[in-house]
Molecule: transfer RNA
Organism: Candidatus Poribacteria bacterium
RNA sequence: GUUCCUAUCGUCUAGUCUGGCCCAGGACACAGGCCUUUCGAGCCUGCAGCGCGGGUUCAAAUCCCGCUAGGAACACCA
Numbered sequence: 001g002u003u004c005c006u007a008u009c010g011u012c013u014a015g016u017c018u019g020g021c022c023c024a025g026g027a028c029a030c031a032g033g034c035c036u037u038u039c040g041a042g043c044c045u046g047c048a049g050c051g052c053g054g055g056u057u058c059a060a061a062u063c064c065c066g067c068u069a070g071g072a073a074c075a076c077c078a
Stems, first nucleotide, its partner, number of pairs: 001074007010028004020058001030046005051067005
């Protein structure tokens, strides 16, 4: 230098291929409540996220372009 992969709540992860029931679902954690003699477990509710910028579109986590960070392969390098 070329090609490819990854990036979503505090953590892990689904959704991306094929745009729309996603102003984003689940688990754990955390907060409040119920239950319990207490703790734990269980139940209910809440909290919180699409790496950044731009484009296409009625509509973008999803498609396109550029960039950032991490990773892989190949190439270059006497």